A computed fold for a 532-nucleotide part of an RNA from an uncultured bacterium, annotated as small-subunit ribosomal RNA, 5' domain. Its Rfam family is "Bacterial small subunit ribosomal RNA". The full RNA is in RNAcentral, with records from ENA and SILVA.
[in-house]
Context: one part of a larger RNA
């Protein structure tokens, strides 16, 4: 010179875009995962005839019951989500990542093709209604009941499995393929009637698990390590291979090409410097992996040993009626506390995307925006021409003058930005509703199709345009001894003090201090760190 998630001084006019706890731990509050009533039964709210009541002459108003069809809502069972998204880098030198192979040893909900199928019984339970226990959190008996909850029977395209024979391959165990005998093995309905569910098998996709071959730290002042340790049989287990575990036999395996052992460390696209090899380095965003107060466990599922499940132990904090409970921000903010040092307890599902729905939709601190901070980059302004008695004034000064300096005032002019008053966005694609139309059809009932219209924006009355006003509200840091651009008074006198290095100050200091005067940079300007 360059970079920075930067701190710090000392200044600070906007606007775009980005980026913001690098530091042990603990956290108040609120929100961050919930949907489906088209899977169930029950309730609750509305609501027509009906009935009484009160006015009325009556049509009928109004109250009060009363509840068909319906419609809305949901505590519960059920289903799917919740294992995704979002945070964080403690651990971790590992097949953890990376890159490239291999599974003849392997699994896979949702979704996408293909083939078959959806028969036919039972018996319970939540809710609920009674009774009861407890400060609460929470139960406990008894009774009643639905289901796409649960479990029996048939049927099997087909699937496993055993047993026997045969065919094609081959990469070593071995694969496929087709047959024959046994055996054993599904299912659930809903419906606005258009569809969707369900179940078996079989292939996709896309996703995960296993295996290896090569790639990336220091340290030998770590030199020897190892007993489930290497290998075998057998067996268990697992989706699957295997010492993964187990019995038993063997005595083996690694290692100066660094075993083990210590210490640091998430790992990678990819960031920075560099001509470049090469170094450092791993914020954001992206892929992987591990963790979710600590330490262990396993449940449920296709999928977790599961950040906002669940058991135990421990630390700590809260509630208690002392009998016993209740929590885990490394989700968004936000509080203290640490620190040099890092933001608000914002606003919306308008969009992207997710999750549950047939859909409407309904959840979403995921996201889209706003708010703070010169923390970065980039862009703009702080005004343009003009103007000589070279003015006032300051500094110098040989005292004659020089200089700041066209600099300034007056003079002309403009209007980025600002004030001001209007007008108004792209982001909206889809979705909703929907006259008239056409299709089905006996049908002006339905459904379903399509049309005009109308409805749907957090940012936001925000970017932008435009009117008007006015040079008006906007510049400073650092340095001027050499390196390295920039010099002169004074005051200080080896004091004060300066400083990257060399080195300046002890009475004429261009090196301390002030001021005039230059020089660099510019809403930034310097110091401090680290890195090439």
């Nucleotide at each position: 010179g360059g970079a920075c998630g930067a701190a710090c001084g000392c200044u600070g006019g906007c606007g775009g875009c980005g980026u913001g706890c690098u530091u042990a731990a603990c956290c108040a509050u609120g929100c961050a995962a919930g949907u489906c009533g088209a899977a169930c039964g029950a309730g609750a709210u509305c609501c027509a005839a009906c009935c009484a009541g009160u006015g009325g002459c009556a049509a009928c108003a109004c109250u009060g019951g009363g509840g068909a069809a319906g419609a809305u809502c949901u505590a519960g069972u059920g289903g799917c989500g919740a294992a995704c998204g979002g945070g964080u880098g403690a651990g971790u030198a590992a097949c953890a990542c990376g890159u490239g192979a291999g599974g003849a040893a392997c699994c896979u909900g949702c979704c996408c093709c293909g083939a078959a199928g959806u028969c036919u019984g039972g018996g319970a339970u939540a809710a609920g209604c009674c009774c009861u226990c407890g400060a609460a959190a929470g139960g406990g008996g008894g009774u009643c009941u639905a289901a796409u909850a649960c479990c029996g029977g048939a049927u099997g395209u087909c699937c496993u499995c055993a047993u026997c024979a045969g065919g094609u391959c081959a990469c070593a165990u071995g694969a496929c393929c087709a047959g024959a005998u046994g055996a054993g093995g599904a299912a659930a309905g809903g419906u606005c009637c258009g569809c969707u569910g369900c179940u078996u098998c079989g292939g996709g996709a896309g996703g995960g698990c296993c295996u290896c071959g090569c790639g990336g730290c220091c340290u030998a002042u770590c030199a020897g390590c190892u007993u489930g340790u290497u290998g075998g049989u057998g067996a268990g287990g697992u989706a699957g291979c295997g010492g993964c575990u187990c019995a038993c036999c063997a005595a083996g395996g690694c290692g100066a090409c660094g075993a083990c052992g210590g210490g640091u460390a998430g790992c990678u696209g990819g960031u920075c410097u560099g001509a470049g090899a090469g170094g450092a380095c791993g914020a954001u965003c992206a892929g992987c992996c591990a963790c979710a107060c600590u330490g262990g466990g396993a449940c449920u599922g296709a999928g977790a040993c599961a950040c906002g499940g669940c058991c135990c132990a421990g630390a700590c904090u809260c509630c208690u009626a002392c009998g016993g409970g209740a929590g885990g921000c490394a989700g968004c903010a936000g509080u203290g506390g640490g620190g040099a040092a890092u933001c608000u307890u914002g606003c919306g599902c308008a969009a992207u995307g997710g999750g549950c729905g047939a859909a409407a939709g309904c959840c979403u601190g995921a996201c889209g925006c706003a708010g703070c901070a010169a923390c970065g980059c980039c862009g703009c302004g702080u005004g343009c021409g003009g103007g000589a008695u070279g003015a006032c004034g300051g500094c110098c000064u040989u005292c004659g003058g020089g200089u700041c300096g066209u600099a300034a005032a007056g003079c002309c002019c403009u209007g980025u930005u600002g004030a001001u008053a209007g007008g108004g966005a792209c982001g909206a694609a889809g979705g909703g509703c929907g006259a008239a139309g056409g299709g089905u059809u006996a049908a002006u009932a339905g459904c379903c199709c399509c049309u005009a219209g109308c409805c749907u924006g957090a940012c936001g009355g925000u970017a932008c345009c435009u009117u008007u006003c006015g040079a008006g509200g906007a510049a400073g840091c650092c340095c001027c001894g050499g390196c390295u651009a920039a010099c002169u008074a004074c005051g200080u006198g080896c004091c004060a003090g300066c400083a990257g290095c060399c080195g300046c100050g002890g009475u004429a200091a261009u090196a301390c201090g002030u001021a005039g005067g230059g020089g660099g940079c510019g809403a930034g300007c310097g110091u401090u760190g680290u890195c090439c």